[in-house]
Molecule: small-subunit ribosomal RNA
Organism: uncultured deep-sea bacterium
RNA sequence: AGAGUUUGAUCCUGGCUCAGGAUGAACGCUGGCGGCGUGCCUUAUACAUGCAAGUCAUACGGGCCGUUAUUUUUAAAUUGCAAAUUGUUAAUAAUGGCCAGUGGCGAACGGCUGAGUAACACGUGGGAACUUCCUUUAAGUUCGGAAUAACUCUCCGAAAGGAGAGCUAAUACCGGAUGUGCUCGCAAGAGCAAAGUCCGCCUCUGGCGGACGCUUAAAGCAAGGCCUGCGCACCAUCAGGUAGUUGGCGAGGUAAAAGCUCACCAAGCCUACGACGGUUAGAGGGCCCGAGAGGGUGUACCUCCAGACGGGGACUGCGACACGGCCCCGACUCCUACGGGAGGCAGCAGUAGGGAAUAUUGGACAAUGGGCGAAAGCCUGAUCCAGCGACGCCGCGUGCGGGAUGAAGGCCUUAGGGUUGUAAACCGCUUUUGUUGGGGAACAAUUUUUGAGCGUACCCGACGAAUAAGAGGUUGCUAACUCUGUGCCAGCAGCAGCGGUAAUACAGAGACCUCAAGCGUUAUCCGGAUUCAUUGGGCGUAAAGCGUGCCGAUCGGCUGUUUGGAAAGUCUUCUGUUAAAGCCUGCGGCUCAACCGUAGAAUCGCAGAAGAAACUUCUAGACUAGAGGGGCAAAGAGGUGCUUGGAACAAAUGGAGUAGCAGUGAAAUGCGUUGAUAUCAUUUGGAACACCAAAUGCGAAGGCAGAGCACUGGGUGCCACCUGACGCUGCUAGGACGAAAGCGUGGGUAGCGAAUGGGAUUAGAUACCCCAGUAGUCCACGCCGUAAACGAUGAUGACUAGUUAUUUGAGAGUGUCGACCCUCUUGAGUGACGUAGCUAACGCGUUAAGUCAUCCGCCUGGGGAGUACGGUCGCAAGACUAAAACUCAAAGGAAUUGACGGGGACCCGCACAAGCGGUGGAGCAUGUGGUUUAAUUCGACAAUAAGCGAGGAACCUUACCAGGGUUUGACAUGUACCUGCAAAUCCGCAGAAACGCGGACUCCUUCGAGGGUGGUACACAGAUGCUGCACGGUUGUCGUCAGCUCGUGUCGUGAGAUGUUGCCUUAAGUGGUAUAACGAGCGCAACCCCCAUUGAUCGUUUUAUUGUAUCUAUCAAAACUGCCAGCGUUUAAGCUGGAGGAAGGUGGGGAUGACGUCAAAUCAGCGUGGCUCUUACAUCCUGGGCUACACACAUGCUACAAUGGAUUGUUUACAGAGGGACGCAAUAUCGUAAGAUGGAGCAAAUCCCCAAAACUGUCCCAAGUUCGGAUUGAGGGCUGAAAUUCGCCCUCAUGAAGUUGGAAUCGCUAGUAAUCGUGGAUCAGCCUCGCCACGGUGAAUACGUUCUCGGGUUUUGUACACACCGCCCGUCACAUCAUGGAAGUCGUUAGUACUUAAAG
Repeated sequence: AGAGUUUGAUCCUGGCUCAGGAUGAACGCUGGCGGCGUGCCUUAUACAUGCAAGUCAUACGGGCCGUUAUUUUUAAAUUGCAAAUUGUUAAUAAUGGCCAGUGGCGAACGGCUGAGUAACACGUGGGAACUUCCUUUAAGUUCGGAAUAACUCUCCGAAAGGAGAGCUAAUACCGGAUGUGCUCGCAAGAGCAAAGUCCGCCUCUGGCGGACGCUUAAAGCAAGGCCUGCGCACCAUCAGGUAGUUGGCGAGGUAAAAGCUCACCAAGCCUACGACGGUUAGAGGGCCCGAGAGGGUGUACCUCCAGACGGGGACUGCGACACGGCCCCGACUCCUACGGGAGGCAGCAGUAGGGAAUAUUGGACAAUGGGCGAAAGCCUGAUCCAGCGACGCCGCGUGCGGGAUGAAGGCCUUAGGGUUGUAAACCGCUUUUGUUGGGGAACAAUUUUUGAGCGUACCCGACGAAUAAGAGGUUGCUAACUCUGUGCCAGCAGCAGCGGUAAUACAGAGACCUCAAGCGUUAUCCGGAUUCAUUGGGCGUAAAGCGUGCCGAUCGGCUGUUUGGAAAGUCUUCUGUUAAAGCCUGCGGCUCAACCGUAGAAUCGCAGAAGAAACUUCUAGACUAGAGGGGCAAAGAGGUGCUUGGAACAAAUGGAGUAGCAGUGAAAUGCGUUGAUAUCAUUUGGAACACCAAAUGCGAAGGCAGAGCACUGGGUGCCACCUGACGCUGCUAGGACGAAAGCGUGGGUAGCGAAUGGGAUUAGAUACCCCAGUAGUCCACGCCGUAAACGAUGAUGACUAGUUAUUUGAGAGUGUCGACCCUCUUGAGUGACGUAGCUAACGCGUUAAGUCAUCCGCCUGGGGAGUACGGUCGCAAGACUAAAACUCAAAGGAAUUGACGGGGACCCGCACAAGCGGUGGAGCAUGUGGUUUAAUUCGACAAUAAGCGAGGAACCUUACCAGGGUUUGACAUGUACCUGCAAAUCCGCAGAAACGCGGACUCCUUCGAGGGUGGUACACAGAUGCUGCACGGUUGUCGUCAGCUCGUGUCGUGAGAUGUUGCCUUAAGUGGUAUAACGAGCGCAACCCCCAUUGAUCGUUUUAUUGUAUCUAUCAAAACUGCCAGCGUUUAAGCUGGAGGAAGGUGGGGAUGACGUCAAAUCAGCGUGGCUCUUACAUCCUGGGCUACACACAUGCUACAAUGGAUUGUUUACAGAGGGACGCAAUAUCGUAAGAUGGAGCAAAUCCCCAAAACUGUCCCAAGUUCGGAUUGAGGGCUGAAAUUCGCCCUCAUGAAGUUGGAAUCGCUAGUAAUCGUGGAUCAGCCUCGCCACGGUGAAUACGUUCUCGGGUUUUGUACACACCGCCCGUCACAUCAUGGAAGUCGUUAGUACUUAAAG
């Protein structure tokens, strides 16, 4: 710091998505240790159990249990008695402990939670009117009194608890005195206190002193209460709210100000700077992100607020309307003897429930702090510690060094190798961590005592590499690639997208990449996003300028020149505050770090003080350049009303006149003999205003057009006379205007004309066309309030090159008698071009979309949708305002290259036209489809398949079918073994044959063997099996069409353009010329072959022979717009005609096929990747099939006849090209003929095939024929093992359809069409009427490019790019997702009204 994604490609606009950081997190896989932090975000849901607030006997009286002492009394025991001892009871005194009670202080702190709250709740800065403990100061602390708990007795109740009677104390309560002081009062004066307890000493009824208290005041400290300026979320589809409401006076009330409360008076108060209402939310310090501005957030820690089961209330007290207090209402739970009672974890643990989800019913008061106490001390789930959780941050480890034969295994492989990989093994070393043994702190402040944590941290040994690695990813973004499986299936995916048989995207494996005790995913926030733009965006066409702004008022923003003053903004300096923690910086402490300590800096805000005066502001004056007024002048479809005109149209009346008119692409409906249309005259009516008239004018816009008059608005020019900033913009509300259509009331209605009727068109035609025709269009009044209301461009002001046209003013010049015209200057408009500049481009360009200023409006991806709901307006139609759910990854703008158009221009082609002959109808042949079949093998399907592969299917071919055989194979190579034998060939048997069985014959040799052959086994062979959408090669087609590109340069942000375009020309991107292009390549042309002319040379097998000629072969010449004339242009290229010439404008043919298109054809010609079969999808054989036959199509042949058929004639002619040895075959003979016999000649310019058809004479006489020859019968011939399925030919006989062919359609422009025969390849033979060649005879027509088809160039439109066989709209059917409606019914929340009503 960016990236991916709209397109064939481009630039822009614009959304979506990703890479980063963060978290009180959760989930998946995995998991060694420690430190420091952190942990119910959901149900402010309900809670079992334990603990979380007590303490003081130095305030008080008791009860119980002691101890000591004394005194007296006394019971008892011991003893014979006494004494003595033990010892009971009672009293007194002293003293200790425990317990409840009276009393004091605390319990209002600490701890928890965030429901409520949009508020003086919080933050910040100010203000004056109040308060316990504590500190200091001053004064005092005196005399009395009456009670009451506890206790005793009686009673009630299940319990909780309560009632009555009696006794008693105080630092509990009350009265009097005093008054330092305080309160009230002008003053006099009046009013107001208190409590004691403990200790020490002494001369002890008492005195003195001390400590802790108490009372009245003042001051201080710290915290709290109150008021106030400013800041503090969203919705205007919440616009009006408010009666204690706003203020006053008086009274009450409070610790204290105040409508805080009440009585009375006034009618105020808040609000567009957002009141009121609704929704959401604890606020801040801070935390996260960000370069910052800023956005998001409020967990932990700190401050404040609020709450304590829901609601209400007060009491006590300095302080509460009180989390572990009270009273009442409600819900819920528990106890109960049913009468009545008890309770409140949002304290710490813990439980249930909820949830994706959040911990132990732990230890200790040792430390820090809190309460009480004089103190010892007691209490403290505050706190300090420990436990659980990778929840986060930080740190450490899982070893280090050596080690190549680059081991094994895995994976890949082009099979050679590569990689995992120094990785392992193996050798050496170390011990952080771990286990274990020993020692052992700080935290304690304090002379002594006191440690929960803890035998913890840490230190010293021993042992042993030992105890310790995963997760995600690998198509691009984004670091990292291969194999296998799968086959739009299974699946992946954040976005683009991947998967339909060779997936780096799915799944597995190997390898690799990243991070690491974690790694990924999900959720959320910021960033990237300048994608709400203050920094820092836009609005002509991408989303976006309100239809206009004329009138006038308020609020708002901005505002000319100059002088003085003020000092609000602004600037400078200083002061206070901005809590601590946090952030930042320095230093320091835990081994480092996280973490912590200390010091500093910072804290952009607010408040106060002193100054400055440029700018803004305020104030007082002055000015005239803005604005306005005045005088003069001209222009105009500006507006309103009234009057009036002619043309046209329609109707009516009359005349004259006759059969049609009207209408259309063509018609029909319609009008017309009751007289139309056309024509003349007269009358009536309504609407609109030809020419002038346009680059015109006017108006705010909508809009405005015959003429005249009246009234009236605005703008402009000149003069520089007046005022003196009076200006610009302008939301909402109010008011005004606002095309057309539409609505209401009343008129009017000629023409036109939604709806409607009829006629056509059409598959239909609720349309386009025609005939009619109602609302409406017109007028008056009223509504509506919208348009592509557009310049798709808001208003105002200033500045920034020009050229040109035009409207209307002013001034000057020339000129004129004077004017007009013309020229120049200067205003105000309206157009065209264009510089700079701007723009994504198109384009805009002094009339800006340029450069600036002010103000307003509007936009923020597409669809849903300008829709729903709500509100306002409207008679209605509807208008204005204006969402969301859901859905897509685009939607869009401009320009580019193509393709396309029933768009345009130019040009070409047997493309049409002009002609000639066909096909389509018949019969037959061949091919194809279909059907059939055991099989009818396979391929080819518009043009570009169908007499095509096949240029020869009876067997073979053959790939198909049936049956019968073989399995290392019919064919190739190699290895091992057996070794048999040459292999062959021949014969026999069975069989349909293949095959099987048997026999005969038999090579070389150095005698080892070798080669050959056979058998067995293994590698492998084999496949016309699949994929032409995996391929090579080859081919068809557009098309022998004239195109297709490149280098450098230039233009453009770019895709691209230019070149290759314009004009002329050509068959041609052929050439010329112009030209930001200059050159080049593949194509065109030429070079090659054949034909046509001539020459030269060679003459065999040519000519009967010789010469010539012809002919064959080879070589050469010839044609180039070269010459002439005209046209052409600026020169030219070239065109037309002519001469000469065998040939003339590429002379005629052929070969030759640019970049590419059709995933065109072919895996069955061949080759080939992958897949598949392997006793079969291979291979051999026999027979069958490819030849089937209701039918459809394609290509041909023969015909339908007289331009013909039959026949005579070789004693009537004339070709070219080709073939021939497994061959062509002559003469001759036989046969009606096919053919047979026979065999001269010829490996060919020599011999043969070989006869050309044409042509001539005669007959036929218009018919199903002397046309036509299908079909069928009989008899023959030829080839071949074989002719039945299934060949060809001959003779005789038979003699079908067919009389020129519907719609439609094909070929051909000259030696061509047409017509006539001839040959060849394949081949035993042949279905050949096919194909490829050859010659003979030999036409017609082309005006021309409107139309059909195809093509080329150019231009234009495009929402197409798989490119019109495109794209795309709506309904319906089915499915999916989301969301509704519905008679009703149930619940929740809030409001309003009413009813009942506790405590207080």